Predicted 3D model of a 479-nucleotide part of an RNA (small-subunit ribosomal RNA, 3' major domain) from an uncultured organism. The full RNA is in RNAcentral, with records from ENA, Greengenes and SILVA. Its Rfam family is "Bacterial small subunit ribosomal RNA".
Context: one part of a larger RNA
RNA sequence: UGACGGGGGUCCGCACAAGCGGUGGAACAUGUGGUUUAAUUCGACACUACGCGAGGAACCUUACCUGGGUUUGACAUGUAACUGCCCGCUAUGGAGACAUAGUUUUCCAAGUUUACUUGGAUGGUUACACAGGUGCUGCAUGGCUGUCGUCAGCUCGUGUCGUGAGAUGUUGGGUUAAGUCCUUUAACGAGCGCAACCCUUGCUAUCAGUUGCUACUUCUUCGGAAGGCACUCUGGUGGGACUGCCUAGGAAACUAGGAGGAAGGUGGGGAUGACGUCAAGUCCUCAUGGCCUUUAUGCCCAGGGCUACACACGUGUUACAAUGGCUAGUACAAGGGGAAGCAAACUUGUAAAGGGGAGCAAAUCUCAUAAAGCUAGUCUAAGUUCGGAUUGAAGUCUGCAAUUCGACUUCAUGAAGUUGAAAUCGCUAGUAAUCGCAUAUCAGAACGAUGCGGUGAAUACGUUCUCGGACCUUGUACA
Numbered sequence: 001u002g003a004c005g006g007g008g009g010u011c012c013g014c015a016c017a018a019g020c021g022g023u024g025g026a027a028c029a030u031g032u033g034g035u036u037u038a039a040u041u042c043g044a045c046a047c048u049a050c051g052c053g054a055g056g057a058a059c060c061u062u063a064c065c066u067g068g069g070u071u072u073g074a075c076a077u078g079u080a081a082c083u084g085c086c087c088g089c090u091a092u093g094g095a096g097a098c099a100u101a102g103u104u105u106u107c108c109a110a111g112u113u114u115a116c117u118u119g120g121a122u123g124g125u126u127a128c129a130c131a132g133g134u135g136c137u138g139c140a141u142g143g144c145u146g147u148c149g150u151c152a153g154c155u156c157g158u159g160u161c162g163u164g165a166g167a168u169g170u171u172g173g174g175u176u177a178a179g180u181c182c183u184u185u186a187a188c189g190a191g192c193g194c195a196a197c198c199c200u201u202g203c204u205a206u207c208a209g210u211u212g213c214u215a216c217u218u219c220u221u222c223g224g225a226a227g228g229c230a231c232u233c234u235g236g237u238g239g240g241a242c243u244g245c246c247u248a249g250g251a252a253a254c255u256a257g258g259a260g261g262a263a264g265g266u267g268g269g270g271a272u273g274a275c276g277u278c279a280a281g282u283c284c285u286c287a288u289g290g291c292c293u294u295u296a297u298g299c300c301c302a303g304g305g306c307u308a309c310a311c312a313c314g315u316g317u318u319a320c321a322a323u324g325g326c327u328a329g330u331a332c333a334a335g336g337g338g339a340a341g342c343a344a345a346c347u348u349g350u351a352a353a354g355g356g357g358a359g360c361a362a363a364u365c366u367c368a369u370a371a372a373g374c375u376a377g378u379c380u381a382a383g384u385u386c387g388g389a390u391u392g393a394a395g396u397c398u399g400c401a402a403u404u405c406g407a408c409u410u411c412a413u414g415a416a417g418u419u420g421a422a423a424u425c426g427c428u429a430g431u432a433a434u435c436g437c438a439u440a441u442c443a444g445a446a447c448g449a450u451g452c453g454g455u456g457a458a459u460a461c462g463u464u465c466u467c468g469g470a471c472c473u474u475g476u477a478c479a
Base pairs, nucleotide, nucleotide: 001479002478003476004475005474007473008472009471010470011469012468013467015463016462019427020426021425022424023423026318027317028316029315030314031313032312033311034309035308042053043052064304065303066302067301068300069299070298073130077129078128079127080126081125082124083123084122088103089102090101091100092099093098106121107120108119109118110117111116132293133292135291136290137289141287142286143282144281145280146278148276153192154191155190156189157188158187159168160167161166172183173182174181198270199269200268201267203239204238205237206236207235208234209233212229213228216227217226218225219224242264245258246257247256248255249254320420324379325378326377327376328375329374330373336367337366338365341360342359346355347354348353386417391412392411393410394409395408396407397406433455434454435453436452437451438450439449
């Protein structure tokens, strides 16, 4: 100087407390461990692994296993020799890769004379350099990432003090979300962080007015059309909030309250992550040193596996019902996607879906009925008109292909489950809870992920205690 303390002081955080809803019990989905297996590819392991890499394993993917093939190679460059094809098509064998046979017209320029020579381009064969490796090492690395933590810290120059390691500044008194600011001061300044600048949302002015809007006018087959750009909306440029004003306190910084205002003290949300820590994670995104491999640890192919199942754990979904289930009617979104695409009207089918094909590269057309809600009716406390697992039958769709191993529909079946021990998690406002919608990936395949809106709470006395963190101080046989 740090680190540590079941030392002290001050302060903060959904850290506790106050509340609301969960997990832990059930079934299923998914990941992991274990076990099994020819293989169940690999990585990730307290917080910071476990719906994680994977934003989508039937083949492919695929790295694993079994079997069949191949060796200058699926891919790149170069050299030498030989050669004219190659691509494609047909047939046979085969699980296929592939093999065999047949067919099939290299091109350009120059020379020379009708057949060659030389050079170039391009393809094949052979040989050699080499390619290749999701093989090992993340404890050799780059890059990227997690975490402490959006915590308020981490340092430097000069000066001063100290023999020196170092100290000071950065401490003290206040204040703040903040090393934020004020003040004091052997310190004076500065840098990386904080804040601001960026995006979005909330108010408004102005410009613009189609595909959007419809107050007003006209016409109308009463659907709408033509005027119109007021309004809504869209998207460009501005304004607006600064403790600016008032009161009280204070030396100031600032704090408390008030006014005006759409908004008030960082308005809400996002992006943004200092010096560093964990030899944290990743050699399987990529790059890369070293090592290993080279008729194989490379490459091609078929089938299988990654989907196994006594069990254990994590994360979720659906429930256990009446604040509910079912039936009928009826209302209101936002944000997205669409050409190898989205697909309307109409029509067939109980339905999944099929037929159909208008329109639309989309403020125009379409996916597309939002659902919870509201209005009626019914069920009456039961393993039920709750719950839907499981199983049987019949189908639909995608796709060469749905058996291992897809999603969906209909009929039948109708399991566990009556609110969950110890323990434990999330959340402070348009939040929790609850309700649907969309997208990425994607031929098909979400209860996951990422977004979007609808409805919309309760509670916070407070900081004694638990956990984590910051600063000062103290002790130390620790570095």
Model confidence (mean pLDDT): 83 of 100.